Large-subunit ribosomal RNA, domain IV from a soil metagenome, 342 nucleotides, folded computationally.

Context: one part of a larger RNA
Order: sequence, then structure tokens, then C1' cells
RNA sequence: UCCUUGUUAAGGAACUCGGCAAUCUAACCCCGUAACUUCGGAAGAAGGGGUACCCGUUGUGUUGAACAACGGGUCGCAGUGAAAGGGCUCUAGCGACUGUUUAACAAAAACACAGGUCUCUGCUAAGACGCAAGUCGAAGUAUAGGGACUGACAUCUGCCCGGUGCCAGAAGGUUAAAGAAGGGGGUCAAUUUGUAGCAAUACAGGUGAAGCUCCCGACUGAAGCCCUGGUAAACGGCGGCCGUAACUCUAACGGUCCUAAGGUAGCGAAAUUCCUUGGCGGGUAAGUUCCGUCCUGCACGAAUGAUGUAACGACUGGAGCGCUGUCUCAACAAGGAGCUCG
Repeated sequence: UCCUUGUUAAGGAACUCGGCAAUCUAACCCCGUAACUUCGGAAGAAGGGGUACCCGUUGUGUUGAACAACGGGUCGCAGUGAAAGGGCUCUAGCGACUGUUUAACAAAAACACAGGUCUCUGCUAAGACGCAAGUCGAAGUAUAGGGACUGACAUCUGCCCGGUGCCAGAAGGUUAAAGAAGGGGGUCAAUUUGUAGCAAUACAGGUGAAGCUCCCGACUGAAGCCCUGGUAAACGGCGGCCGUAACUCUAACGGUCCUAAGGUAGCGAAAUUCCUUGGCGGGUAAGUUCCGUCCUGCACGAAUGAUGUAACGACUGGAGCGCUGUCUCAACAAGGAGCUCG
């Protein structure tokens, strides 16, 4: 000097990102206990008092043991005499809750959840695994099973189907393979012309049946797409400018352009607000945080759910009481490490 402990005058969070850490509290009995609330809770709320030993009385106990209440007395600094053994309150955010998770840096507001909605599936179900056989679904049968989103509960969940998706429709347009009337090319029997030859024949050219083969091809031809509708708890989207009231300001009102429709209720400087430490109020002597309110919402908003919400949380923010070596500001002690000497 460091580590692990213990104690500490006065103060008591002045420490610090933050009371991190460490104190405080603690058991049992009695009294007492608020807002709020889903009436279960909140609650061990909070906050008080008691606790040993001796003698006696009473009660419960059939006797006894034991326990409880009451009266009197005794001792200590201290009677749950050691160990073990809740600190508490107010307020806001998020998530309803108990659960689950990054084995070994994240336990959470993330996941799950009961509940809600949509959608698919009539059973050889849909869906999934597998090349197949087959298996799961399920020895189930729409009060069942699969998928998607939301996430207790309460109050609710507005407008838009133009785009994308899905569903339904079938008149018309377009459209594949395939089929195919017909047309053309190649090949070629045959035939014909010219030249040579007495002739057979040879060479050069023309026309060219059938067959074989190559190409084009009117027309026929499904789903799909175009098309016609529906559908947003499907993916998603939810305006601008100008004027106007007898102070001023503002605009219930009017005009105009655009759109598929122009954001409803509720909430709002918010886990969302850039400007911003917004303005005002509260709390402090002093508050970029916090709480309430306003609304000018850069860029909230309704199951990518909106707003509330008792209970719950090793969650996150703010405040207070108690308590303390966190600090002012350090000191001492115990055990150990280190260092020096041996």
C1' cells in the first nucleotide's frame, strides 16, 4: 500500500450518472391502519405498545401437563439479551397478472399468456414431415383443428376499396401446348428441249405425279391477365391556399384547388416535440430531470390497437421520512496479501 471485516466525535446524501455500497428495519403478542378498488384486495399499509425472573389469583383444561389474563415483587446498559430474521411512504411511465428469455456481458417495457378478431378446413380435412411407403394433425370432427394479428378488465375501435393482395363473376378482348383448311421449298418416277452419235446411249437444260421430308399457316383452343363487383381486427392511406365577427386576437362562417378518402373519439413538448431548458403552475434557497396544465402534434391516434385502470414487478423516472463512513475527512482495530530482514 492492497484485500476481507469491525468501530467511530459532529453533521447526515453535502457523495454520486444514480443512496451504488453499507447501515437502519426485523421474531411473536396486543392496539391501530388511508387514498383507491375489479370489493378479492391495498395491508405486515402506515404508526404505537409489550416480551426476563419470583410469588399469588382467575379462566380454559375430567385430573395432570400446557396456555392465557390479572395483581404484587426482583435484577441488568440491554429480557425475540446469541444466531437467524421486512426499511417505509408519495408520485409518474411501461407491461394487466403467475410465468419465459440472450447456458458464459442484456431478465426487460422483449416473449408468452387468458381474452378478442379475421381467415382456412366437411374428414382420405386443411396444414406439416417424407423420394416413397407412411406418419403427425387425431384414435380428434367446425363448441374441432391449422394460420395471421391483437393481448386481462373497462370505455371504445371513425373515414378511404384509387394502388397492392385476397374472394366472387363471367359477356367481351388477349393468350400456350395441341389440332388444322390451305400455301411454299427439297428430293424424285415420268416426260420434254438442245448438242453429239446410224443407233443404243452420253452430256446440258425445262416441266414435274405419288411418296418422304422441311417451313409458313386462316381457323379451333383453358387457366391467367385485361374486365365487372366485393373486402381494411387484409398490406396500407387518412390535404393545400385565401378571406371573414363593432378594440385587438382568433375564426363558428365563406371561396377555391386537389384527392380513393382528407385523422373522428381519445390523448398530446409524450419511451413520440426538431426549434426546446416551449409557456404557465407545483415542489427546492437554487430543478436541462419530475408532476399538473396549455396545444404551436418538425413527425400521436384507434386490434403494426386508442385512452384509462385496482392488483402485481430483482423493470424505468421523480420526491420525502428513517438510517447510515456514500461524503465533509478521515482515524483506529482484527485477520490476510505484499515489502524488508532472517